This is a predicted structure of a 357-nucleotide part of an RNA (large-subunit ribosomal RNA, domain IV) from a Bacillota bacterium. Its mean pLDDT, the model's own confidence on a scale to 100, is 91. The full RNA is in RNAcentral, with records from ENA.
Context: one part of a larger RNA
RNA sequence: CCCUCGCUAAGGAACUCGGCAAAAUGACCCCGUAACUUCGGGAGAAGGGGUGCCCCGUUAGGGUGAAGGUCCUGGCGGCCGGAGCCCGAGGGGGUUGCAGAGAGCAGGCCCAGGCGACUGUUUACCAAAAACACAGGUCCCUGCGAAAGCGCAAGCUGAGGUAUAGGGGCUGACGCCUGCCCGGUGCUGGAAGGUUAAGGGGACGCGUUAGGGGGCGACUCCGAAGCGCCGAACCGAAGCCCCAGUAAACGGCGGCCGUAACUAUAACGGUCCUAAGGUAGCGAAAUUCCUUGUCGGGUAAGUUCCGACCCGCACGAAAGGCGUAACGACUUGGGCGCUGUCUCAGCGAGGGGCUCG
Numbered sequence: 001c002c003c004u005c006g007c008u009a010a011g012g013a014a015c016u017c018g019g020c021a022a023a024a025u026g027a028c029c030c031c032g033u034a035a036c037u038u039c040g041g042g043a044g045a046a047g048g049g050g051u052g053c054c055c056c057g058u059u060a061g062g063g064u065g066a067a068g069g070u071c072c073u074g075g076c077g078g079c080c081g082g083a084g085c086c087c088g089a090g091g092g093g094g095u096u097g098c099a100g101a102g103a104g105c106a107g108g109c110c111c112a113g114g115c116g117a118c119u120g121u122u123u124a125c126c127a128a129a130a131a132c133a134c135a136g137g138u139c140c141c142u143g144c145g146a147a148a149g150c151g152c153a154a155g156c157u158g159a160g161g162u163a164u165a166g167g168g169g170c171u172g173a174c175g176c177c178u179g180c181c182c183g184g185u186g187c188u189g190g191a192a193g194g195u196u197a198a199g200g201g202g203a204c205g206c207g208u209u210a211g212g213g214g215g216c217g218a219c220u221c222c223g224a225a226g227c228g229c230c231g232a233a234c235c236g237a238a239g240c241c242c243c244a245g246u247a248a249a250c251g252g253c254g255g256c257c258g259u260a261a262c263u264a265u266a267a268c269g270g271u272c273c274u275a276a277g278g279u280a281g282c283g284a285a286a287u288u289c290c291u292u293g294u295c296g297g298g299u300a301a302g303u304u305c306c307g308a309c310c311c312g313c314a315c316g317a318a319a320g321g322c323g324u325a326a327c328g329a330c331u332u333g334g335g336c337g338c339u340g341u342c343u344c345a346g347c348g349a350g351g352g353g354c355u356c357g
Stems, first nucleotide, its partner, number of pairs: 001352008010343002014341001019338001027051005036041001038173001052095005061087004068080004072075001096100001108336007115328002120132002136171007148157003174323004179253003184250002186246005193241003199235002205229004211222004254272005281315001282312001293309005
């Protein structure tokens, strides 16, 4: 010096990102407990007090219930009865230690905010969470050989279920709510018209040549049928175009200028654009760049915190909005208690390291 542990004057978070760690609280009984609340809770809220031993004491009271008695329906019966055994407060008096839950084991508490309703689940080995799940809500699909999933198939799951069922998506208790836009994309419905594949259809054209023409000939021209090649009209579904519906489908939810008898501001007006221009509620927010916004609170002093304001760079309504009792090894700020975290270090115990051997 290191590890583990014990104690510490005065102070008591001044430590630090942060009370991390430690200290403190702690059992049982009695008293007593606020806001708020979904009336269950919050509650062990908080906050007080008591605790050994002896006597009054065979305490009060309670549990069990023998002998015996009595009745009958004669039973492992009913009723009376109270022996014995066991438990045992509360109160009064006394007594004793530094200390009586005498050691050990055994909640710290409160206030305000954020997130998530809750109990649960998770990154086996850096994350336990405001992430996942969740009851509840809603939308879509599915009539049963269901939809969906696995499989090449057979087949299996779904389910020996049947729309109060099953599958999928989103949201996530509960309370109050969930506005406007269907132009684009998707989905659903429609089928008049446009477009449109294979296929059907075969016009026209072409190849071949029996034959015919020309040439002395080599050769050349025409060319039916047949066999081939090519192939236009025209007839051809779904889809797409088109029409409509649909946002708890994917998504979206404006700009400029002017205006009131101080100023400022603009209920009001004008204009441009759009499918429609953000309603309620919330708001410097787990979202605010400017920003330590401004005001108020708390502190001697507060980039954090709480309450407001609204100029929302860039909240906003089931990728839900705003609240909310209870809950949380969650998270932010504050307070009480308590402490070696610190001022600031000291001493001690055990183990290690180091030196000598």